Annotation
The RNA shown here (Bacterial RNase P class A) has 314 nucleotides and comes from Myroides guanonis. The sequence is in RNAcentral, with records from ENA and Rfam.
RNA sequence: CAAGCAGACUGCCUUAUCGCUAGUUCAGUUUUGAAUUAGAGGAAAGUCCGGACACCAAAGAGUAGCAUAGUGGGUAACGCCCAUCCGUGGUUCGCCAUGAGGACAAGUGCAACAGAAAGUAUGUACAGGUAAUGCUGUAGUGAAACCAGGUAAACUCUAUGCGGUGAAAUGUCAUGUAUAUUUAGCGUUUGAGGGCUACUCGCUCGAUGCUUUAGGGGUAGGCAGAUUGAGCCAUCGAGUAAUUGAUGGCCUAGAUAAAUGAUAAGGGUGUUCUUCGGAACAUACAGAAUCCGGCUUAUAAGUCUGCUUUUUUA
Numbered sequence: 001c002a003a004g005c006a007g008a009c010u011g012c013c014u015u016a017u018c019g020c021u022a023g024u025u026c027a028g029u030u031u032u033g034a035a036u037u038a039g040a041g042g043a044a045a046g047u048c049c050g051g052a053c054a055c056c057a058a059a060g061a062g063u064a065g066c067a068u069a070g071u072g073g074g075u076a077a078c079g080c081c082c083a084u085c086c087g088u089g090g091u092u093c094g095c096c097a098u099g100a101g102g103a104c105a106a107g108u109g110c111a112a113c114a115g116a117a118a119g120u121a122u123g124u125a126c127a128g129g130u131a132a133u134g135c136u137g138u139a140g141u142g143a144a145a146c147c148a149g150g151u152a153a154a155c156u157c158u159a160u161g162c163g164g165u166g167a168a169a170u171g172u173c174a175u176g177u178a179u180a181u182u183u184a185g186c187g188u189u190u191g192a193g194g195g196c197u198a199c200u201c202g203c204u205c206g207a208u209g210c211u212u213u214a215g216g217g218g219u220a221g222g223c224a225g226a227u228u229g230a231g232c233c234a235u236c237g238a239g240u241a242a243u244u245g246a247u248g249g250c251c252u253a254g255a256u257a258a259a260u261g262a263u264a265a266g267g268g269u270g271u272u273c274u275u276c277g278g279a280a281c282a283u284a285c286a287g288a289a290u291c292c293g294g295c296u297u298a299u300a301a302g303u304c305u306g307c308u309u310u311u312u313u314a
Stems, first nucleotide, its partner, number of pairs: 002309009012267007020039008041285001045296002048294005053166004065162005070084005085101001086099005102157002107155002109151002124139005170224004181214001184211004193205004231250008268283006
C1' cells in the first nucleotide's frame, strides 16, 4: 500500500423567499393577527417476542392448552443480550458459522441392510447337560442379540412461565334532534288522537293527546390519556462482558385525515464527457401516531478500530 474478515459510527450541507404544525410573548378580542423558538429515523417499517399503562374477569388449587429448555450471569421482562462448555461444518489456524444441545435406568410407538431371530421369539449350526424345557457355552449377522442398544423436528415425561382485550383501551365536558322520567295547564269514552284521502263526507282503529318546567343517558365535536422517560450526554468507579452505581449537566416533534413542504442560488461527494476552462447527470433505504426493551427486514456512499494474508520499497 492492497485485499479479506469482524466490530462501531455517519446517513449531504448552507442561505433566501413563500407556506404548514406546536410552544411562548404581545395585541386583539372568541378565535384571529404579529414577533420569536422548535419541528421524523436508524430503521419511524414488519407488528414477530417481552413489558409499562387502561379496562374487563378472577377465593384458592388442579386439569387441559401454549411457550421455553447445556451451564452461569444481565434485565422491569423476554423466545433478547453477555460469558463459557459440548456436538457438527468450514478455515488463510487468527478464527468463523451453526445446534431442532433437559429426559429413552416410567410407559407406548418406530427402525433400511445383514441375520434363524430386533423382541410376550414358530430358537440357526456345533458341543455339553436334564425327568423335561434355549437349560448352558461357543460360532455367525449387526451399531445393538433374552437387554441399562438407537430414536423425543415420535407420543410422552420433567422443570419453569403464561387470565382476556388493546389508545378504536379508558376517563371527562356536551350543542342540535329525538326523548325515559318529572312539573304545571288544557282537551278527551258526550270519542281526544291516529290510519285510508288533495279536501269534505264516509269507513276503521281507539285511551290517551298537545303545550310547558325540571331532567338523566348520550351521538357529532372538544379535552384528558399524549409525551419528563426502565430518558439523553459527560466524568469517575464495579464487572472478562452483557450490564450497573455515584456525581454533574440537558429537555430534544406531538399531528388527528393527520404539519415536518415547495422554489431559487451556492457548496460537498460520485459517475461520464472534455477544447482541461468546465459541462451534464446522480446524491440510498425510507417517513412519527400511547410509550419503552429487543428481534427481523430495507439501505447509495463514506469514516474509524482490531485481526489475518499477498506484493513492493526502505

Its Rfam family is "Bacterial RNase P class A". Gene Ontology terms of the family: ribonuclease P activity, tRNA processing and dimeric ribonuclease P complex. Rfam's curators write: Ribonuclease P (RNase P) is a ubiquitous endoribonuclease, found in archaea, bacteria and eukarya as well as chloroplasts and mitochondria.